[in-house]
RNA sequence: CCAUUAAAUACGCCGAAUCCUGGACAGGUACGGAGGACCCUUUCAUUUGGGGUGAAGCGCAGUAGCGCAGGGCUAAGCCUGGCCCUAACCCGGCAGCUAACUCCGGAGGCGACGAGAGGCGGUUCG
Repeated sequence: CCAUUAAAUACGCCGAAUCCUGGACAGGUACGGAGGACCCUUUCAUUUGGGGUGAAGCGCAGUAGCGCAGGGCUAAGCCUGGCCCUAACCCGGCAGCUAACUCCGGAGGCGACGAGAGGCGGUUCG
C1' cells in the first nucleotide's frame, strides 16, 4: 500500500415504530392504522368469496421468464447516472366514503472508503 474477514463509538438507512415516567413487561407520547351516519357513489358484486396493513400491483407467457407500474439508497432538495427491492402477515362470510363516536399499533432489521459520481442549487460560516 492492497485484498479479505470479524467487531464497532459517534453517525447514517428501511419503517408509523421516537421520547418520557424512581418502578414497570405498567402508564403516557411524537407519529401511524382500522371500524363507523346524513349526503355522495347508480351498476355492479356477494365459492369465480370478499376485505385490511404494506412500495410489494397488473398483464403476457408457460416453468419461473418478460413487460409495464410501484418503492428504497446517494448526508437539505431537484435532475442525470448507478445499485437494489417488488415480501410477509392479518380479518373470518363481513366492512365504499363518512361527522360524532369506538378500537388498535407505537416493532424489528441493516450499513460502515462506499456509483460517497456529475449538474442545478439551498442553507450556514468567513

Description:
The RNA shown here (c-di-AMP riboswitch aptamer (ydaO/yuaA leader)) has 126 nucleotides and comes from Sporomusa malonica. Its mean pLDDT, the model's own confidence on a scale to 100, is 77. Rfam family: c-di-AMP riboswitch aptamer (ydaO/yuaA leader). Gene Ontology terms of the family: regulation of gene expression and cyclic-di-AMP binding. Lineage of the source: Bacteria > Bacillota > Negativicutes > Sporomusaceae > Sporomusa.